[in-house]
Molecule: FMN riboswitch aptamer (RFN element)
RNA sequence: AUUGAUCUUCAGGGCGGGGUGCAAUUCCCCACUGGCGGUACAGCCCGCGAGCACGCAAGUGUUGAUUCGGUUCGAUUCCGAAGCCAACGGUUAAAGUCCGGAUGGAAGAAGAUAGUC
Numbered sequence: 001a002u003u004g005a006u007c008u009u010c011a012g013g014g015c016g017g018g019g020u021g022c023a024a025u026u027c028c029c030c031a032c033u034g035g036c037g038g039u040a041c042a043g044c045c046c047g048c049g050a051g052c053a054c055g056c057a058a059g060u061g062u063u064g065a066u067u068c069g070g071u072u073c074g075a076u077u078c079c080g081a082a083g084c085c086a087a088c089g090g091u092u093a094a095a096g097u098c099c100g101g102a103u104g105g106a107a108g109a110a111g112a113u114a115g116u117c
Base pairs, nucleotide, nucleotide: 001116002115005113006112007111008110009109010108016030017029018028019027031097032096033086034085035048036047037046038045043084044083051062052061053060054059066082067081068080069079070078088100089099090098
């Protein structure tokens, strides 16, 4: 330096204020949050994971959301503005933010060991 191997560690954030009500962090107004890889720096471009459905299993399927203007060789990624989206189960009342599966799993990140050059 390098490819495959074995192992270790790490690997998701957010309801604060007001209103209505018997009751709401679930409704209404304001607020707040944004996994991993790629690419000009990305929740909403491409891909992946989680989640969900089916299956005894291997696995298969499914899986949200952006425009306009500016800068630039180049940006749906930066700057300005205005928007939009967010699994399943639970709940005295409907949840991206509460509780639960989850002291779980995982895209992947870092490192160690041996091998090879």